[in-house]
């Protein structure tokens, strides 16, 4: 330095729940607050979930904190 790995350190993220706004819903954004995260940073390309109207086919949308791809990156023991 560069793969790999997660010990320490700095830093970083922020579940439930409450409130306090949007949205038909699923969910989201603020604020309190931390159950956990080594990509719990980014990307809906797969695949699962999950929500709307639809007799159904179709279709619109959500979820990256559910798995998988892509794709960037602190901090450095062994």
């Nucleotide at each position: 330095u560069c793969a790999u790995c997660g010990a320490a350190c700095a830093g970083g993220c922020a579940a439930a729940a409450c409130u306090u706004g949007g949205g038909u819903a699923a969910c989201c954004g603020g604020g309190u607050g931390a159950c956990g995260c080594a990509a719990a940073g980014c990307u809906a390309c797969c695949u699962g979930u999950c929500c709307a109207a639809u007799a159904a086919c179709g279709u619109g949308g959500a979820u990256a904190g559910a798995g998988g791809g892509g794709u960037u990156a602190c901090c450095g023991a062994a």
A computed fold for a 78-nucleotide RNA from a Desulfuromonadaceae bacterium, annotated as c-di-GMP-I riboswitch aptamer. The coordinates come from a structure-prediction model, not an experiment, and the mean pLDDT is 88. The sequence was found by an Rfam model in a public genome assembly.